[in-house]
Molecule: FMN riboswitch aptamer (RFN element)
Organism: Lentibacillus cibarius
RNA sequence: AUAUUCCUUCGGGGCAGGGUGAAAGUCCCUACCGACGGUGAUGAGGCACAGCUUCAAAGUCCGUGACCCGUGCGGUUAUGAUUAAAACCAAGCGGUGGACCUGGUGUGAGUCCGGGACCGACAGUGAUAGUCUGGAUGGGAGAAGGAAUUU
Numbered sequence: 001a002u003a004u005u006c007c008u009u010c011g012g013g014g015c016a017g018g019g020u021g022a023a024a025g026u027c028c029c030u031a032c033c034g035a036c037g038g039u040g041a042u043g044a045g046g047c048a049c050a051g052c053u054u055c056a057a058a059g060u061c062c063g064u065g066a067c068c069c070g071u072g073c074g075g076u077u078a079u080g081a082u083u084a085a086a087a088c089c090a091a092g093c094g095g096u097g098g099a100c101c102u103g104g105u106g107u108g109a110g111u112c113c114g115g116g117a118c119c120g121a122c123a124g125u126g127a128u129a130g131u132c133u134g135g136a137u138g139g140g141a142g143a144a145g146g147a148a149u150u151u
Stems, first nucleotide, its partner, number of pairs: 001151001003149008017029003031131002033120002035064004042056006059118002068095004074089003100116005122134003
């Protein structure tokens, strides 16, 4: 250094201002936000500099996760004890699941620069929610550190 297993910690942001109204952080004008991995013609740094290397870098490209649906290993629950039809929890697997054009540069742009657009689970609510409240002190893609074993 590679691979496998395990442990610990970490792991999502955002309605300011105005309008209408009995009532809106939900409508309208306008404002604000952008999880994780990959890619990356960009930026910054380092070195022993035809090059190598580190860090950052896409909401709309390729994938993943949360929510929801199906299935369901396994488990909980009756009792003095046994059992578990029904109910509940649920590993894993499968499904569903939003959004980009244009001008420039260039060999090449889906990522750069300019411009204009567009998107955002479920439940709740005095009025329709990406931004409020709730499930959630949950789950989680994954990240960092450590241990053991392996080549």